[in-house]
RNA sequence: CGGGCGGUAGCGCAGUCUGGUAGCGCACGUGCUUUGGGAGCAUGAGGCCGCUGGUUCGAAUCCAGUCCGCCCGA
Numbered sequence: 001c002g003g004g005c006g007g008u009a010g011c012g013c014a015g016u017c018u019g020g021u022a023g024c025g026c027a028c029g030u031g032c033u034u035u036g037g038g039a040g041c042a043u044g045a046g047g048c049c050g051c052u053g054g055u056u057c058g059a060a061u062c063c064a065g066u067c068c069g070c071c072c073g074a
C1' cells in the first nucleotide's frame, strides 16, 4: 500500500442476504418461593446499532467516506 472479516445493552452474540416497532443468553433491580441463602418462577430496567454524510415515506440493514481490531498478500 491492496484485499477479506468484524464493531449492536455491563459481557458474549443474533438480526444485514430480502429496508418496515432492535432481540437472545448471562449479569443487574423488584416480587413469589425458602427460617435464610442458593436454585427455580414471574416481572422490570438498560442500546436508538464505531463515526460522518447520502439514497428512501422509512436505514442496524443499501451507497460513499472515515476510525479501530483481527487475518491474508505485497
Base pairs, nucleotide, nucleotide: 001073002072003071004070005069006068007067010026011025012024013023020057028044029043030042031041032040050066051065052064053063054062